[in-house]
RNA sequence: CGGUGAAGACAGGGGAGCACGCCAGUGCUGAGAGUGCGGUCCGUCCGCAGACCCUCCGAACCUGAUCCGGUUAGCACCGGCGAUAGGGAGUCACAGCACCAUGUUG
Numbered sequence: 001c002g003g004u005g006a007a008g009a010c011a012g013g014g015g016a017g018c019a020c021g022c023c024a025g026u027g028c029u030g031a032g033a034g035u036g037c038g039g040u041c042c043g044u045c046c047g048c049a050g051a052c053c054c055u056c057c058g059a060a061c062c063u064g065a066u067c068c069g070g071u072u073a074g075c076a077c078c079g080g081c082g083a084u085a086g087g088g089a090g091u092c093a094c095a096g097c098a099c100c101a102u103g104u105u106g
Stems, first nucleotide, its partner, number of pairs: 001103001002100004008092003011055004017028004035049005061087003067080004
């Protein structure tokens, strides 16, 4: 001395569907399907926190989409769309750790 890889702290981004049921709740997929507290026009609407995932090496997530094919009790359940589809939230860090490396160079 460069490359590759994994991780941390704080901060930030995001989603909560389908079926049955009078309700409570039960079942399916998934990392996660509304957990707690409060507000409320009592509409699952808003806020705070928590869990989970993701943060430009960005498919977490949104739009396209009341999309297309398959499957199912049903559903983004599986796949396509999407290796120019478009958007999308970062600093500490020109740092430290591991390996290449008993290497290479001066």